[in-house]
Large-subunit ribosomal RNA, domain II from a Prevotellaceae bacterium, 687 nucleotides, folded computationally. Rfam family: Bacterial large subunit ribosomal RNA. Rfam links the family to the GO terms ribosome and structural constituent of ribosome. RNAcentral holds the full RNA, with entries from ENA. The prediction has a mean pLDDT of 83.

Context: one part of a larger RNA
RNA sequence: ACCUACGAGUUGCCGUCACGGGCAAGGUUAAGCGCCUAAGGCGCCGAGCCGCAGUGAAAGCGAGCCUGAAUAGGGCGCAUAGUCCGUGGAGGCAGACGCGAAACCGAGUGAUCUACACUUGUCCAGGAUGAAGUCCCGGUAACACGGGAUGGAGGUCCGCACCGAUAAGCGUUGAAAAGCUUCCGGAUGAGGUGAGUGUAGGAGUGAAAGGCCAAUCAAACUCGGAGAUAGCUCGUACUCCCCGAAAUGCAUUUAGGUGCAGCGUUCCGCGAUAGCGUCAAGAGGUAGAGCGACCGAUAGGAUGCGAGGGCUUCACCGCCUAUCAAGUCCUGACGAACUCCGAAUGCUUGACGCCCGCAGCGGGGCAGCAAGGGGGCGGGUGCUAAGGUCCGUCCCCGAGAGGAGAAGAAUCCAGACCGCCGUCUAAGGUCCCGGAAUUCUGCCUGAGUUAGUCUAACGAAGUGAGGUCCCUGAGACAGCCAGGAUGUUGGCUUGGAAGCAGCCAUUCAUUCAAAGAGUGCGUAACAGCUCACUGGUCGAGGGUCCUUGCGUGGAUAAUAAUCGGGUAUAAGGCAGAUACCGAAGGCGCGGGAUAGUAAUAAUAAAAGUAUCGGUAGGGGAGCAUUCCAUGUGCGUCGAAUGUUCAUGGUGACGUGAGCUGGAGCGCAUGGAAAAGCAAAUGUAGGU
Numbered sequence: 001a002c003c004u005a006c007g008a009g010u011u012g013c014c015g016u017c018a019c020g021g022g023c024a025a026g027g028u029u030a031a032g033c034g035c036c037u038a039a040g041g042c043g044c045c046g047a048g049c050c051g052c053a054g055u056g057a058a059a060g061c062g063a064g065c066c067u068g069a070a071u072a073g074g075g076c077g078c079a080u081a082g083u084c085c086g087u088g089g090a091g092g093c094a095g096a097c098g099c100g101a102a103a104c105c106g107a108g109u110g111a112u113c114u115a116c117a118c119u120u121g122u123c124c125a126g127g128a129u130g131a132a133g134u135c136c137c138g139g140u141a142a143c144a145c146g147g148g149a150u151g152g153a154g155g156u157c158c159g160c161a162c163c164g165a166u167a168a169g170c171g172u173u174g175a176a177a178a179g180c181u182u183c184c185g186g187a188u189g190a191g192g193u194g195a196g197u198g199u200a201g202g203a204g205u206g207a208a209a210g211g212c213c214a215a216u217c218a219a220a221c222u223c224g225g226a227g228a229u230a231g232c233u234c235g236u237a238c239u240c241c242c243c244g245a246a247a248u249g250c251a252u253u254u255a256g257g258u259g260c261a262g263c264g265u266u267c268c269g270c271g272a273u274a275g276c277g278u279c280a281a282g283a284g285g286u287a288g289a290g291c292g293a294c295c296g297a298u299a300g301g302a303u304g305c306g307a308g309g310g311c312u313u314c315a316c317c318g319c320c321u322a323u324c325a326a327g328u329c330c331u332g333a334c335g336a337a338c339u340c341c342g343a344a345u346g347c348u349u350g351a352c353g354c355c356c357g358c359a360g361c362g363g364g365g366c367a368g369c370a371a372g373g374g375g376g377c378g379g380g381u382g383c384u385a386a387g388g389u390c391c392g393u394c395c396c397c398g399a400g401a402g403g404a405g406a407a408g409a410a411u412c413c414a415g416a417c418c419g420c421c422g423u424c425u426a427a428g429g430u431c432c433c434g435g436a437a438u439u440c441u442g443c444c445u446g447a448g449u450u451a452g453u454c455u456a457a458c459g460a461a462g463u464g465a466g467g468u469c470c471c472u473g474a475g476a477c478a479g480c481c482a483g484g485a486u487g488u489u490g491g492c493u494u495g496g497a498a499g500c501a502g503c504c505a506u507u508c509a510u511u512c513a514a515a516g517a518g519u520g521c522g523u524a525a526c527a528g529c530u531c532a533c534u535g536g537u538c539g540a541g542g543g544u545c546c547u548u549g550c551g552u553g554g555a556u557a558a559u560a561a562u563c564g565g566g567u568a569u570a571a572g573g574c575a576g577a578u579a580c581c582g583a584a585g586g587c588g589c590g591g592g593a594u595a596g597u598a599a600u601a602a603u604a605a606a607a608g609u610a611u612c613g614g615u616a617g618g619g620g621a622g623c624a625u626u627c628c629a630u631g632u633g634c635g636u637c638g639a640a641u642g643u644u645c646a647u648g649g650u651g652a653c654g655u656g657a658g659c660u661g662g663a664g665c666g667c668a669u670g671g672a673a674a675a676g677c678a679a680a681u682g683u684a685g686g687u
Stems, first nucleotide, its partner, number of pairs: 001687006011094004016089008026050003032044005054061002064076004097235002100232001104225006115199009124189001126158003129154001133150006162186003167182004201217001204212002238622006248261005262369002264366007275354008288341001289339002295335002299331005306324002308321004372397010402413003417591004422587003428581003431566003437578001439577006450568001458553002462550006469543003479537005485510003490504003516531001520529002592612004623676001625673010642659007
């Protein structure tokens, strides 16, 4: 891992609701007793319980009572239906759907492991060092002291056994649930070790590591309380049919739990009340706008109350200003907590219409949900960040399959009862992969831009379209040829300043076709080159600015690595046209189920019609298994079982035939359950 078997809402009592049944202003017995064909049945007994009257705190009164001064108002009642049994739903108390803790408590069992202690034994090759003491010699007045020998001390040294365990390697489903190899520490001591004995669970023991106390220790093990508790996790078994949520509000020692409400379902009741459209009447201060209408904020200019600064003055007066600035005027503009104003929607109410097999409202039973998520729009927060977060509103996913988007919960299209080798469309597509146009008309792009992730400031005689103002056969624009002068080197300044360092200005005048007191280069200053401007040549359009379409640079990531691919100059972009393809959508044909409140006096059948995606969840109808009762059958002329075919049913499943097998097994109607397995790191067995 697979197969087989086992494996989870049960039972009792209590009240409650629905359904079935009995009796009914009543209903019913419990224990007990009697009889019988005796786990049972039939009967007796009416204790008790519920109902038949309520109300008040109560005395009490009573179809009324209470409150109250009340003959007021108000509260609870009366105008009748209950009760017993059964079945089912959910609830309560019990282990209460199943499995699962870590723990807590009690009573016991453990010191053959290990910790410490006690008693009694036992073990420690060899070598080294050489303390005290003693003796001898020297030495001293005597000691002291010195030397030599002797001696054999030590938690002394080196190092086996023995005990340990520093480092590394190996081992890691090991040879081993702690080992092996090499190195290493102690090795006469606080040493090692044998045997016997003691200390026990909040206790022991501990040269202390929370260590050890039998491979178990921040409280051992065994059994019991015990099915502890688990707002937590996991699992929870056949079929079909109808409906179908929520992830919100309030509260919570509450936030992943729960209560009430909301939303679902079902039964009963009400009977157009719901929804949509039109019209009408309302409330309101949002979007916008405005602010010489308030509050607040606010840019520039004019004026300048007043203040500051400077000058002057003994002081007053006065003069000035690169300062601030009230108020007023002109121009401009801002605000969720500003408003002189002010929509569209939405909301409320009414009338009419549509709809009415759809909805709505009330009551009873049963729920689930109370972690939501994405998108559009209106906002807060954040960075007008987030697949962010918090609200409002609509849609979708959730619980929604199908088509499109290459792929892709929530984007677009569209809501799947079943069947069909029919047909029409939606979004989106129609060169090939690929179903359908290499379709048509006009224009744009030349960048493979683009189709083909999104892209900015800014840059550029890319190119198309539109406009504006100029010049132009009295010759424009570009090129070429020629001129571009004089007073004058303007004045000042300066070493110099002559168009061209700088300053000044009535930048003037003259001659001219035209020519600046000079556009740039240049010189020390001149000179020189050039421009504006003018003539000639040439011969037809030229130039400025603005708006706009499509392109271009800006443009950076790891496969040649991508538009889904191939590829494409359209098969790209814009505008338009006609066809076609395209879905579980529409239609056609056939079939099923659900509803059946209208028509009818009622009931039943039923055409047409409508409906039939679905998680949590509610409701309905069935299939199968085992056993029991009654009835009725099959079986050695072959039961159950297994297996191969065939066949019926929407399905769970049923039936028949052959083979297998070798002794039991059905069917009908009721009843009762140890009543259905794929999952629980499920349990056991097998492979």